The prediction has a mean pLDDT of 80. This is a predicted structure of an 87-nucleotide RNA (transfer RNA) from a Gemmatimonadaceae bacterium. Its Rfam family is "tRNA". It is annotated as a transfer RNA. From the family's description: Transfer RNA (tRNA) molecules are approximately 80 nucleotides in length. Their secondary structure includes four short double-helical elements and three loops (D, anti-codon, and T loops). Further hydrogen bonds mediate the characteristic L-shaped molecular structure. tRNAs have two regions of fundamental functional importance: the anti-codon, which is responsible for specific mRNA codon recognition, and the 3' end, to which the tRNAs corresponding amino acid is attached (by aminoacyl-tRNA synthetases). tRNAs cope with the degeneracy of the genetic code in two manners: having more than one tRNA (with a specific anti-codon) for a particular amino acid; and 'wobble' base-pairing, i.e. permitting non-standard base-pairing at the 3rd anti-codon position. It was read from a public genome assembly.
[in-house]
RNA sequence: GCCCGAGUGGCGGAAUUGGUAGACGCGCUGCACUCAAAAUGCAGUGGCUUUCGGGCCAUGCGGGUUCGAGUCCCGCCUUGGGCACCA
Numbered sequence: 001g002c003c004c005g006a007g008u009g010g011c012g013g014a015a016u017u018g019g020u021a022g023a024c025g026c027g028c029u030g031c032a033c034u035c036a037a038a039a040u041g042c043a044g045u046g047g048c049u050u051u052c053g054g055g056c057c058a059u060g061c062g063g064g065u066u067c068g069a070g071u072c073c074c075g076c077c078u079u080g081g082g083c084a085c086c087a
Stems, first nucleotide, its partner, number of pairs: 001083007010026003019067001027045006046057004060076005
């Protein structure tokens, strides 16, 4: 240099053919239970903002197509594998 794959919350990991992003699990927070804790149960849990109704942003980065993109197209970054070069 060329070819193939991967990149999604704090972590793992989903999302049929382009149609509510983060299901589900772990972790975390609050409450219940307990003398106390563990375990267990219930509720909540991406970020910012809010007049608490909601609004905006977010799938590696920057563009594009589309009514609509994690998904398709172009460029780039990081990373794994293969090939070539290395006389």